[in-house]
Context: one part of a larger RNA
Molecule: small-subunit ribosomal RNA, central domain
Organism: soil metagenome
């Protein structure tokens, strides 16, 4: 290296966007580069393979083909593939006319809770547990009511639903952006597809300013269990959790299932549109669920949203530990990220 292969065994890159690069619809003309086929030149000799032959036989020599699958020239063939022209309309995109959404960015409001505060009623407990008990309370708590503040999340609707490339998005509204679907076939007329390096986005946690803090709460401190309890219960609490502005670049980042395009037996619901006169009914499109034929798989399952049937392009894997560690480089204020061995040893 072929080969085999990544849903669960080792294996799909956290995600888009795009460079090079590979790979690409239909029909037509030229070309003959790649491809085919003939010819001739060269492909030393020995080895090898075959057929003769000499050594008494073999080894081992000799002679003859054939072979040397190549390279070059030249004549020729045009299906495929390139390459250069013209042309087409289904890929692909505009255009028009409508839907449709927790899609994003940025303001404005809104009420329940929860906390502290004040004031009013009021009196001995509250509070918590498995059971206490730290903790709060006669300096008047807990409760209960009136008002005031202050930060965060948005019950119910809600869902097997929605939208977004992913991360993820949900209280109502305002204005800005941005996408997808579906009718019409009106314009371009292959403008496609994948993508090594690149850039860009990337949940929590976490970092550095600058704010803000109610709740909850890592560390921490008390009280409990306990043999011990640097836990699991309980009372308190700082970092943090929110906001702005830079960082970081990882997750069970998951559908543990790249991306793209074509083919493949039916039920049956939901979303958001269109046709059929609409009401039923039914036909299509794009999307999201179940079951299941063929088929596929070690099963388990998957089954037009494939893990069936191809076809391109990319990452990616080769026993287990050692170890996603060391070592060196890259990148980060830091934590720590990439990238990634070996010895040994089963």
């Nucleotide at each position: 290296u072929u080969g085999g292969g990544u849903u669960u065994a080792a294996a799909g890159g956290g995600a888009g966007c795009g460079u090079a690069g590979g790979u690409g619809g239909c029909c037509u003309u030229a070309u003959a580069a790649g491809u085919c086929a003939g010819u001739g030149g060269u492909g030393a000799a020995a080895u090898c393979u075959c057929u003769c032959g000499g050594c008494u036989u073999a080894a081992c020599c000799g002679a003859g083909a054939a072979a040397u699958u190549g390279c070059c020239a030249u004549u020729g063939a045009u299906a495929c593939u390139g390459u250069a022209g013209g042309g087409c309309u289904u890929g692909a995109g505009u255009a028009u006319a409508g839907u449709u959404g927790c899609c994003g960015u940025u303001g404005g409001c809104g009420g329940a809770a929860u906390a502290u505060g004040a004031c009013a009623u009021g009196u001995a407990g509250u509070g918590g547990u498995g059971a206490a008990a730290u903790a709060c309370a006669u300096a008047g708590a807990g409760a209960u009511g009136u008002c005031a503040u202050a930060g965060a999340a948005c019950a119910c609707c809600g869902a097997u639903u929605g939208c977004g490339a992913a991360g993820g998005c949900a209280g109502c509204u305002g204005a800005c952006g941005a996408a997808a679907c579906u009718a019409u076939a009106a314009c371009u007329g292959a403008c496609a597809c994948u993508g090594a390096g690149g850039c860009u986005c990337g949940a929590a946690a976490g970092u550095g300013c600058g704010g803000g803090g109610a709740u909850c709460a890592a560390a921490c401190a008390g009280g409990a269990u306990u043999a011990g309890a640097u836990a699991c219960c309980c009372u308190g609490g700082u970092a943090g959790u929110c906001c702005g502005c830079a960082c970081u670049g990882u997750a069970a980042a998951c559908g543990a299932u790249g991306a793209u395009u074509a083919c493949u037996c039916g039920c049956u619901g939901c979303u958001a549109g269109a046709g059929g006169g609409c009401a039923a009914c039914u036909u299509u499109u794009a999307g999201u669920g179940g079951c299941u034929u063929a088929g596929c798989g070690a099963a388990a399952g998957c089954g037009a949203u494939a893990a069936g049937u191809a076809a391109u392009c990319c990452a990616c894997c080769u026993g287990g530990g050692g170890a996603g560690u060391a070592c060196g480089c890259c990148g980060g204020c830091a934590a720590c990220g990439g990238u990634g061995a070996a010895a040994c040893u089963c």